[in-house]
Context: one part of a larger RNA
């Protein structure tokens, strides 16, 4: 902008795309076969590669805004204790988020129609003949079947419900997220927990400073300390204030 009034919501499914792989062993069964050596079909479980999604509970990584250790050097007037700066200054941990090498799931099964093949019936040609007329069986290939997008499918569908007038509905603005380059999508805006702050928990570091006592000291102890960035919940303390703009009929008789 269209789908002929306008919006919200749930749908159908035309069309399109993904996926489709395989291998060992176990049972049947050392069975059927076969002098023996050897050794199945069909059917039944199990455990794999290798390929894909999805996710972080475990195991790992990583984690320049988390903690601790420490070199040097400057500064805080000295000690103590701290901050700058040296790849994050080095160096051991590491909490969300992200991630594979981790975890989980997937190919399937079924059903229709076939193709090589196998076949039933059955004449032309009293016979045979699967083939001419009829009928079956039959494959990772084919249509469904599973996964995802779809009604600009202009052939614009379908249903519910709302608004018939300063409407309903949308937007601007704000707080903001597992959303996210900007749009856009999503939650919330005082009839609020959306974000930030605070409380508590989780969880990471690993026991802070004064002190006090022990020891010349170094150190060690009272003390599972003290700090803490993303996570769980509560709580309105602080921010979402007040407006504002769009939008309002169209066919047939």
């Nucleotide at each position: 902008c269209g789908u002929u009034a306008g919006a919200a919501g749930u749908u159908u499914g035309a069309g399109c795309g993904g996926a489709g792989u395989u291998g060992a062993c176990u049972c049947u069964a050392g069975u059927a076969c076969g002098a023996g050596a050897g050794g199945a079909c069909c059917g039944u479980g199990u455990u794999g590669a290798a390929c894909a999604a999805a996710c972080c509970u475990c195991u790992g990584g990583u984690g320049u805004a988390u903690c601790a250790g420490u070199u040097g050097u400057a500064c805080c007037g000295c000690c103590a204790g701290g901050u700058g700066c040296a790849c994050c200054g080095c160096u051991g941990a590491g909490u969300a988020g992200c991630u594979a090498u981790g975890u989980u799931u997937g190919g399937a099964a079924g059903a229709g129609a076939u193709a090589a093949g196998c076949a039933c019936u059955g004449a032309a040609a009293g016979c045979a003949u699967a083939u001419a007329a009829g009928u079956g069986c039959g494959a990772a290939a084919c249509u469904c079947g599973c996964c995802g997008c779809g009604a600009g499918a202009u052939g614009a569908g379908a249903c519910u419900u709302c608004u018939u007038u300063u409407a309903a509905g949308g937007g601007u603005c704000g707080u903001u997220g597992g959303a996210g380059a900007u749009g856009a999508c999503g939650a919330c805006g005082u009839u609020g927990a959306u974000a930030g702050g605070c409380u508590a928990c989780a969880g990471g570091u690993g026991u802070a400073a004064a002190g006090g006592c022990a020891g010349u000291a170094a150190u060690g102890u009272c003390a599972u300390a003290g700090c803490c960035g993303a996570g769980u919940a509560g709580u309105a303390c602080u921010a979402a204030u007040u407006a504002c703009c769009c939008g309002u009929a169209g066919a047939u008789u």
Molecule: large-subunit ribosomal RNA, domain VI
Organism: wastewater metagenome